[in-house]
Predicted 3D model of a 75-nucleotide RNA (transfer RNA) from Capsulimonas corticalis.
RNA sequence: GCCGAUGUGGCUCAGGGGUAGAGCAGCUCUUUCGUAAAGAGCGGGUCGGGGGUUCGAAUCCCUCCAUCGGCCCCA
Repeated sequence: GCCGAUGUGGCUCAGGGGUAGAGCAGCUCUUUCGUAAAGAGCGGGUCGGGGGUUCGAAUCCCUCCAUCGGCCCCA
C1' cells in the first nucleotide's frame, strides 16, 4: 500500500428501513434475625465521526477514524 471483519447502555451481544432490546452488572422493594440465593420493579445508549439517499436510517451509499485478521513488500 491492498483486501476483509468488527464498532449498539458499565461489560458481553442481538436487532439488517418504521419511535433501540436481552443477559450480566448497578439501584429500589419483597422474602430472611441477618447475609447470600430467589422473585418483582427502576434507571442507564440519539447505535465510532461526518456527509448523502429516503416521508422515515443503528440498518442502504460515500468518506474518515479505531481495533483485529489476511496479502504484498528481494534474489
The coordinates come from a structure-prediction model, not an experiment, and the mean pLDDT is 81. Rfam family: tRNA. Its family is annotated with triplet codon-amino acid adaptor activity in the Gene Ontology. The sequence is in RNAcentral, with records from ENA.